About this RNA: The prediction has a mean pLDDT of 89. Small-subunit ribosomal RNA, central domain from a metagenome, 349 nucleotides, folded computationally.

Context: one part of a larger RNA
């Protein structure tokens, strides 16, 4: 290779546009590329293989047939795939009316708190712990009141609610903006899906420039504890942690479940529309679109999954193929760096 996997055994790319290329709803007519049938030549010979015949046999040599599943033209067929070509609305999109929503920028603003700084009041203790001590306090702390600065988060609401492609989003008010989703009509008329490369977006840490810096705190300093503490705990405390622009591009970036469609029993929560119905309800029915449990077939190795699939299919991508060595070397892109990305083999079990 082929095959057989990818939720936990190895294995869905972190996530989205979207290019070539796959794949593709209904109808009608061509067409004959593919597709099928059928005939002509052609596919050397030896070998194989089948049936004979020769050496006494066999090995071996020999005729003969079939076989050479191939290409090449011609003649047919038109069902299915292409190609033209035409219909169609069920897929996809438009318009229109309304709906929720911590989606996303940007400027404004608001309370509480913790820290500091002024000033009253007040006096000997505070702070911390399993108990201590380092530490702050009679140069007046802790505590309580008045007042200021300054920064970072936004308490109850808060919900297996809620949007968002994922990362992720939470106080208010504006301005600018994306996407959803309902419902009834109109409108286009397959405009569809996947997506190699490519492009963007991507937590938190981490860099570069310049700002800020309340609180917490890597690293540092000291106190404990302990055989010993380069730790847990305790007092301090710097990058950082905020904001601007501009890299980095990695995560247990998890549902450890790629995308899209289709079909397939049931019961019960919950969010957001909408239709209905009478007893007008904190109501019941029936529907759309999320979000959760708990089960049937079914599936699984087994946990468990189960209309939100790991059931049954189809389609396009990604990706595994025995541990270690190796999240590595080697070379190559990117990168300021830190380092990412791609990615072996010796050996060895």
């Nucleotide at each position: 290779c082929u095959g057989g996997g990818c939720g936990u055994a190895a294995a869905g790319c972190g996530u989205g546009u979207g290019u070539a290329g796959g794949u593709g709803g209904u109808u009608u007519a061509a067409u004959a590329c593919g597709u099928u049938g059928g005939a002509u030549g052609u596919g050397a010979a030896a070998g194989a293989c089948u049936u004979g015949g020769g050496c006494u046999c066999a090995a071996c040599c020999u005729a003969a047939g079939a076989a050479c599943u191939g290409c090449a033209u011609c003649c047919a067929a038109a069902a299915c795939g292409g190609u033209u070509u035409u219909u169609c609305u069920a897929g996809a999109g438009u318009a229109u009316a309304g709906g929720a929503g911590a989606g996303a920028a940007a400027a404004g603003c608001a309370g509480a708190a913790u820290u500091c700084c002024c000033g009253g009041u007040g006096u000997a203790g505070a702070a911390g712990u399993g108990a201590a001590a380092u530490u702050c306090g009679u140069a007046g702390a802790u505590a309580u009141c008045g007042g200021g600065a300054g920064g970072a988060a936004u308490g109850a609401c808060a919900g297996u609610g809620g949007c968002g492609a994922a990362g992720g989003c939470g106080g208010c008010u504006u301005u600018u903006u994306g996407g959803c989703c309902u419902a009834a009509u109109a409108c286009u008329g397959a405009c569809a899906c996947u997506g190699a490369g490519a492009c963007a977006c991507g937590a938190a840490a981490g860099c570069g420039u310049g700002g800020g810096g309340a609180g917490c705190a890597a690293a540092a300093g000291g106190g404990a504890u302990u055989a010993g503490a380069u730790a847990c705990c305790c007092c301090u405390g710097u990058a950082g942690u905020c904001c601007a622009c501009g890299c980095u591009g990695u995560a247990a970036a998890c549902g450890a479940u790629g995308a899209g469609a289709a079909c397939u029993g049931a019961g019960u929560g919950u969010u957001u529309g909408g239709c209905a119905g009478c007893u007008u309800g904190u109501c019941u029915g029936c529907u759309a679109a999320g979000u959760g449990c708990u089960u049937c077939a079914g599936c699984u190795a087994a946990c468990g999954c189960g209309u939100u699939a790991a059931g049954u299919u189809c389609c396009c991508c990604g990706c595994c193929u025995g541990g270690g060595g190796a999240a590595u070397a080697c070379g190559g892109c990117c990168g300021c760096a830190a380092g990412g990305c791609u990615a072996a083999a010796a050996c060895u079990c």
Description:
Its Rfam family is "Bacterial small subunit ribosomal RNA". Its family is annotated with ribosome and structural constituent of ribosome in the Gene Ontology.